[in-house]
RNA sequence: CAACGAAAGGGCAAACCCGUCGUGAGGCGGGGACGCAAAGCUCAGGGCCUUAGGGAGGCAAGGCAGCCUGGUUACCGAAA
Numbered sequence: 001c002a003a004c005g006a007a008a009g010g011g012c013a014a015a016c017c018c019g020u021c022g023u024g025a026g027g028c029g030g031g032g033a034c035g036c037a038a039a040g041c042u043c044a045g046g047g048c049c050u051u052a053g054g055g056a057g058g059c060a061a062g063g064c065a066g067c068c069u070g071g072u073u074a075c076c077g078a079a080a
Base pairs, nucleotide, nucleotide: 004077005076011036012035016031017030018029019028020027021026034066040072041071042070044069045068046067047064048063049062050061051060
């Protein structure tokens, strides 16, 4: 340096509940912890989801980074 994930300190926070914004997926804040070594950031590729009017599909526009891959940055240092 790369890789890896024992320990310690610390970090994040699923479901659910409350408030709030949004047509919606969902976002944000508070409570709460199932989990997480990138569960930090980034929708770039794939995937999934949403779009008000009876239904379906397409386009387009959105959402999900706690689905996978990629990009990028980073704390600690046992074993191999």